[in-house]
Molecule: transfer RNA
Organism: Hadarchaeales archaeon (SeqCode)
RNA sequence: GGGCCCGUGGUCUAGCGGCUAUGACGGCGGUCUCACACACCGCAGAUCCUGGGUUCGAAUCCCAGCGGGCCCACCA
Numbered sequence: 001g002g003g004c005c006c007g008u009g010g011u012c013u014a015g016c017g018g019c020u021a022u023g024a025c026g027g028c029g030g031u032c033u034c035a036c037a038c039a040c041c042g043c044a045g046a047u048c049c050u051g052g053g054u055u056c057g058a059a060u061c062c063c064a065g066c067g068g069g070c071c072c073a074c075c076a
Base pairs, nucleotide, nucleotide: 001072002071003070004069005068006067007066010025011024012023018056027043028042029041030040031039049065050064051063052062053061
């Protein structure tokens, strides 16, 4: 330098262009217990990497950029 893949709560993850963006773990509160753990109930937490475009409507499609991974090439 070229090609491919990925980027969504603290972590991991789902998400045929249209419902309030899904679930698990973790956190907080409650029930239970002498207490803790387990279990159960509830709650909070996301500018969907950034910018632009297409569209009535974008996490989703297109372009550019940034970051990460893999492969190839080049130099040494």